Description
Predicted 3D model of a 113-nucleotide RNA (SAM riboswitch aptamer (S box leader)) from a soil metagenome. Of the family's consensus pairs, 97% are formed in the model. The coordinates come from a structure-prediction model, not an experiment, and the mean pLDDT is 79.
RNA sequence: AUCGAGAGAGGCUGAGGGAACCGGCCCUGUGACGCCUCGGCAACCUGCCCACCUGUGUUGAUCACACAGGCGAGCAAGGUGCCAAGCCCGGCGAGCCGUAAGGCUCGGAGGAU
Repeated sequence: AUCGAGAGAGGCUGAGGGAACCGGCCCUGUGACGCCUCGGCAACCUGCCCACCUGUGUUGAUCACACAGGCGAGCAAGGUGCCAAGCCCGGCGAGCCGUAAGGCUCGGAGGAU
């Protein structure tokens, strides 16, 4: 910084799983979770290329060129990640609505990359 998009088949295993706690909801013997193979998604790192901006150098000056930095677009796929559901939803705070139960929006916390 981003997290409302995207992307699954086969094999092994065998009972739990959706990060942790609580509540909910959901997936799961029509085989989950995990591991392996193959495939895919994305574009975080990386590489290439282009445009623009800034600075420096060359010039009397401009243009142009070179180098450095920044920013953006494109391509690739080496590294990483991902391929149920919005990070599955809520938990904390503020605002609004509601008699209330509660709901909606924004933010935070935690987490992932």